[in-house]
Context: one part of a larger RNA
């Protein structure tokens, strides 16, 4: 000093974010307990009062005995209690042990869990409330599965969730995303049918069609969501009405500046001297609200907040003490770091913050203790920021896939019925254009086919189908009874009886087949029972489905790869990136950046192009019917002031303008130039001159490969085109497929990856190439001056103020900037120390006043000293109270974390509010929450040793160049005086007294505190008992030395030389003038006197003096070392003894003692002995003991 404790006068939270801490309270008994309350609690509510020791009695009791006898009585040993007398003491749970209380608010109902190791919370959890999914071969969960959990449980259950006792509610919205239902139609995979391509194969296109989706519903205690604008009442406000516009709906009860309000320290009111705090209140709620639950709420809560009351060293303001550690000696002994040198300071320089550079000053070596100002100290290749074609968690409507769930089709997998589709065979049927008797299917054969009781044909009736509404066809009844048909003939493109072949349309039969349903057992599945029990039987119940596997859509962050880009006055926001064009930047050659200024493009035009001819513009005069300034027409004048598709600059007059014939060159191949890229390269893309081919116009000559130049643009693969070449594969030929070659779809991040977000859980690699601190650099801003003077001061610029402009200084505000540092310069403010500066607040000296005084404005010189208590906030700061001379303003890495806090800010947990689909997020708010070390070195602060200064050690007494201080700073108050002044009211001074605060310095009689030396008092317990000690001084009550503030004493006044000022005399300038020569005053402020240090003051001083210093014994000293006294011719220590001091009257003896006795005797205590015993860092006397022997050095 530091860590663990102990006491403090007064005062009491003034300390501080914050009563942290510490102190306070405490157990037991009685008495007593307010509001609220869910009636249980709150409650130990709060507040009181007792508690020890003897002596004596009563009561209730357990237990053993006795004695008598009973609902007994006595005794011994006990528990437990009432009551009464006496007794001490500062105190009686006497030490241990052992709640500080109350009130108000906010969140959470509670008890309870958690981030072993920075969060114990308001976060989880939880009774309870709702919602979802589930009928058991269930739902979820795990797992590849096989099987397993839930569960040997079964809706009063289990599973997913949300909210979270309890009281009161719990409003609107389905438009949007879920989810749940439907779904005529519409997309729609594979599988299947058909169809193309010529067979095969591959390829394409159609049909069909499952879940999806689309489309219609429902569903918020499901994710969520819940406007604006005007106008209106007989003051004014406000606005119950009204009008719009708009949404799916427009926030309803309740709450409300909040855990939630930016503005905001909102406003009122209460708390306080004072309140960025608290509580109650308003309500325009940036941005409250109702199971992401709204509002309240007893009790709880190591939660957050204010507040009272007790306490208190937390604080004014600090001191004593105790143990430890550090300090000294002895033994042992690491680590970090360093591994350039090293005695600095100051000012300058420099990568802008130098111990080493320059100048200056300073500085003899060396060692001890100490403080931590530096060594951009040590520590960890910055968590912050930024970058990296770097990682990694997490998350979605990111990209791209997987599980998983679904859907259809197929395998496993069978039979049968019915109903419907579809193919094939078959057997029937159907076919009307006009002419024609007629409903002519097509082609070929054909000249006969058919009937006559096995009834041609014809009538009538019925029935079934087709149907162009004329009629066929076919069956079947009745009559009837020998032909009827075709051929020829006619119509017509086609000619018919009968056969054969076919196409058409519609029907039946079989056979194969799709699909729908019903049924069936046997595969397959589950159950159960039994058994020769480890696998087989029976049974039940499902059943060709389920479940598996294949192939297929769909859903699909539950997984799993990745992307999420660049410039950039840090990043991000925001803007841009390609291309054209003039000017300025740009520094007089050419080139030239910037997120520098001021304009453009991502086309258009079949003419607005090609060629040949021809013409002359805006604009002014003048004249001409409606006709004006201006319509058209005519004259004149006009080089360009029009026009040239569209910026801008170039360029353009028998034209590049403007009109017209004619045409398509707005061409094909090719060769090289230029440019695109100034002086290496570099692709599109863009111009240009030629040749060869065919053309346009022109008489030619010529001129034309778009537009009068410079913007109007895009690689590679893939695809697409093409009357084009080339080639493979098979071949008899095609198709097909490859390349060449032109040509077209776009990359606008425009020389062109296929790409979303979060990280404060974060990591890693780097970076002062890049930001937040400071510094540097600059001064727009910021502070302060100065020049001018309109003005305003009753007149008057200038006593004051002082516009519009103007010039500047400082470097204390923000601010650019990115120069230093990212292998680390810890970052608000506070607290502790401080130095410095002046632009001076105060105290000193002046001026000027719209200065009578007295106060006061302005100013000028001055930095000596001073600039101070509090209240709310973290806060600088702002505000407020009450003081006061005055409560000045900066700077020192916004001085100060190897000195202290850590309340903010800015890690990780939680939570509101807003944004976000989410993860997250936020210069919104809230609660919570680690400050690392043994000090080399230089620096400072103090203690020593050594050399130097004499070729003379050492001592002694001195001087003092220098160094330092503030050693004093302020105020009141009385006299000076009610005076000078002043019409009054008021009211100085110069001098002088006396205090009072702040500072400094010593001090310890006094007061006060300590005071573990020391006396007493007393609990427990140990040493049998008594006496007399131990046990952290157990407590508690007193204290002497010493050490101390809260106490005691001091801290004059001059001299000199100035500042601003104010004077004499006095010229230059016959005057005037404080100045120029001269002189004379003038301030707390400069030098000194005064105090401290101080010969190491290298100019290293002076006078004296022969003996010094180890050693021993101490301390008016002290960490060591040093200093100071003593050393036998001695009181230095120590013992003794005497006085003083402290405590409070020791032990031992007698007497006394409530009372009790078995009469022996017990009894707290209380008197005398006894101002006693004890004790004594004080003073004195006292050689009893120890300072002995000795060493060294010295002209």
């Nucleotide at each position: 000093u530091c860590c663990u404790c102990c006491u403090a006068a007064g005062g009491g939270a003034a300390a501080u974010c914050g009563a942290c801490a510490a102190a306070u309270u405490g157990g037991c008994u009685c008495c007593g307990u307010g509001a609220c309350u869910u009636c249980g609690g709150c409650a130990g509510a709060a507040g009181g009062a007792g508690u020890c020791c003897c002596u004596g009695c009563g009561c209730u009791u357990g237990u053993a005995g006795a004695c008598u006898u009973a609902u007994g009585u006595c005794u011994g040993c006990g528990a437990g209690u009432a009551c009464a007398g006496g007794g001490c003491g500062c105190a009686g749970u006497g030490a241990c042990u052992a709640g500080g209380a109350g009130g108000g608010u906010c969140c959470g109902a509670c008890u309870g869990u958690u981030u072993a190791a920075u969060a114990a919370a308001a976060a989880c959890g939880c009774c309870g409330c709702g919602u979802c999914c589930c009928g058991c071969u269930a739902g979820c969960c795990a797992g590849a599965a096989a099987u397993g959990g839930u569960g040997u449980g079964u809706a009063u259950g289990g599973g997913a969730c949300g909210c979270c006792a309890c009281g009161u509610c719990u409003g609107c919205c389905c438009a949007g995303u879920g989810c749940c239902g439907g779904u005529a139609c519409u997309u729609c995979a594979a599988a299947c049918u058909c169809c193309c391509u010529u067979u095969c194969a591959a390829g394409g296109g159609a049909g069909c069609u499952a879940a999806g989706a689309g489309c219609c519903g429902g569903u918020a205690a499901a994710c969520g969501g819940c406007g604006g604008g005007a106008a209106u009442a007989a003051c004014u406000a406000u606005g119950a009405u009204u009008c719009u516009c708009u949404u799916a709906a427009g926030g309803u009860a309740g709450c409300g500046a909040a855990a939630u309000a930016c503005c905001u320290u909102g406003u009122c009111g209460c708390u306080u001297a004072a309140a960025u705090g608290g509580c109650g209140a308003c309500g325009u709620g940036c941005a409250u609200g109702a199971a992401u639950g709204g509002c309240g709420u007893a009790a709880c809560g190591a939660g957050a907040u204010c507040c009272u009351c007790a306490u208190u060293g937390u604080c004014c303001c600090u001191a004593g003490g105790a143990g430890g550690a550090g300090g000294c000696c002895c033994c042992c002994g690491a680590a970090c770091c360093c591994c350039a040198c090293a005695u600095u300071c100051u000012g300058g320089u420099g990568u802008a913050a130098a111990g080493u550079c320059c100048a200056g000053a300073g500085a003899c070596c060396c060692c001890c203790a100490g403080u931590g100002g530096g060594a951009c100290g040590c520590g960890a290749a910055g968590a912050c920021c930024c970058c990296g074609u770097a990682g990694a968690a997490c998350u979605u409507u990111a990209c791209u896939g997987u599980a998983g769930c679904u859907u259809g089709c197929u395998g496993c997998u069978g039979u049968g019925g019915u109903g419907u589709g579809g193919g094939u065979u078959u057997c029937g049927u159907u076919g009307u254009g006009u002419a024609g008797a007629g409903u002519a299917g097509g082609u070929g054969g054909g000249a006969g086919u058919u009937g006559c009781c096995u009834g041609a044909g014809g009538a009538u009736c019925c029935a079934a189908u087709c149907g162009c509404a004329a009629g066929g066809u076919u069956g079947g009844a009745u009559c009837u009874u020998a032909g009827a048909c075709g051929a020829a003939a006619g119509u017509g493109a086609a000619a018919c009886a009968c056969c054969a072949c076919c196409c058409u349309u519609c029907g039946g039969a079989a056979c194969c087949u799709g699909c729908a349903u019903c049924a069936c057992u046997a595969a397959c599945c589950g159950a159960a029972a039994g058994c020769u029990u480890g696998g087989c039987u029976u049974u039940c119940g499902g059943g060709a489905c389920a479940a598996c596997g294949g192939c297929u859509g769909g859903c699909g962050g539950a997984c799993a790869g990745u992307u999420u880009a660049g410039c950039u006055g840090g990043g991000g926001c925001g803007g841009c990136a390609u291309c054209c064009u003039g000017c300025u930047g740009a520094a007089a050659a050419g080139a030239u950046a910037u997120c520098a200024g001021c304009a453009g493009g991502g086309c258009c035009c079949a003419a607005a192009g090609u060629u040949c001819g021809g013409c002359u513009c805006a604009c002014c005069c003048c004249a001409u019917u409606c006709a004006g300034a201006a319509a058209u027409u005519g004259g004149g004048g006009g080089g360009a002031g029009a026009g040239u598709g569209c910026a801008a600059g170039a360029g353009c007059a028998a034209a590049a303008g403007c009109c017209g014939g004619a045409c398509u060159g707005a061409c094909u191949g090719u060769a090289c130039c230029c440019u695109g890229a100034a002086c290496a390269g570099c692709a599109a893309g863009g111009g240009g001159u030629g040749c060869a081919g065919g053309a346009a116009c022109g008489a030619a000559a010529g001129u034309u490969g778009g537009g009068u130049c410079u913007a109007g643009c895009g690689a590679a693969c893939c695809c697409c085109u093409a009357u084009g070449c080339c080639u493979c594969c098979u071949u008899g030929a095609u198709g097909g497929g490859g390349g060449c070659u032109a040509g077209g779809u776009a990359u606008g991040a425009c020389a062109g990856a296929a790409a979303a977000g979060c990280u404060a859980u974060c990591u890693c690699g780097g970076g002062g190439a890049u930001a937040a601190c400071u510094g540097g650099g600059u001064c727009g801003u910021c502070g302060c001056g100065c020049c001018a003077g309109a003005g305003a001061g009753c007149c008057c610029a200038a006593a004051u103020c002082g516009a519009c402009g103007g010039c500047g200084c400082g470097g204390u505000u923000u601010g650019c900037u990115a120069c230093u540092c990212c292998g680390u310069u810890g970052u608000c403010g506070g607290c502790u120390c401080a130095c410095c500066c002046u632009a001076u607040c105060c105290u000193g000296g002046u001026u000027g006043u719209g200065c009578a005084g007295a106060a006061g404005c302005a100013a000028c010189c001055a930095a000596g000293g001073g600039u101070g208590g509090g209240g709310g906030u973290g806060u600088u700061c702002a505000c407020c109270c009450a003081u006061u001379a005055a409560a000045a303003g900066g700077g020192u890495u916004c001085g100060u974390g190897a000195g202290c806090u850590g309340g903010g800010u800015u890690g990780a947990g939680a939570a509101c509010g807003u944004c976000g689909u989410g993860a997250g997020a936020c210069a919104g708010u809230u609660u919570g929450u680690g400050u690392g070390a043994u000090a080399u070195c230089u620096a400072c602060u103090g203690g020593g040793g050594g050399u130097g200064u004499a070729u003379g050690a050492g001592g002694g007494u001195c001087u003092g160049a220098g160094a330092g201080g503030a050693a004093g700073g302020a105020c009141c108050a009385c006299c000076u005086a009610g005076u000078a002044c002043g019409a009054g009211a008021g009211g100085a001074a110069c001098g002088g007294u006396g205090g009072u605060u702040c500072g400094u310095g010593g001090c310890c009689u006094c007061u006060g505190g300590u005071g573990u030396a020391c006396c007493g008092g007393u609990u427990a317990u140990c040493u049998g008992a008594c006496a007399a000690g131990g046990u952290a001084g157990g407590c508690c009550g007193g204290g002497c030395a010493g050490c101390u503030a809260c106490g005691c004493c001091a801290c004059a006044g001059g001299a000199g030389a100035u500042a601003a000022g104010u004077c004499c005399u006095g010229a230059a300038a016959g005057c005037a003038u404080c100045u120029a020569a001269g002189g004379a005053c003038g301030a707390a402020g400069c030098u000194c006197c005064u105090c401290u240090c101080a010969a190491a003051a290298a100019u290293a001083g002076a006078c004296c003096c022969a003996g010094a210093g180890c050693g021993c014994c101490c301390g008016u000293a002290a960490a060591a070392c040093a200093c100071g006294g003593g050393u036998u011719u001695a009181a230095u220590g120590g013992g003794g003894c005497u006085g003083g001091a402290g405590u409070g009257u020791a032990a031992g003896c007698a007497c006394c003692g409530a009372g009790c006795u078995u009469c022996g005797g017990c009894g707290a205590g209380g008197u005398g002995u006894u101002c006693a015993g004890c004790u004594u860092g004080c003073a004195g006397c006292u050689c009893c003991c120890a300072a002995u022997a000795g060493c060294u050095c010295g002209a």
This is a predicted structure of a 1195-nucleotide part of an RNA (large-subunit ribosomal RNA, half B) from a marine sediment metagenome. Rfam family: Bacterial large subunit ribosomal RNA. The coordinates come from a structure-prediction model, not an experiment, and the mean pLDDT is 82. The RNAcentral record of the full RNA draws on MGnify.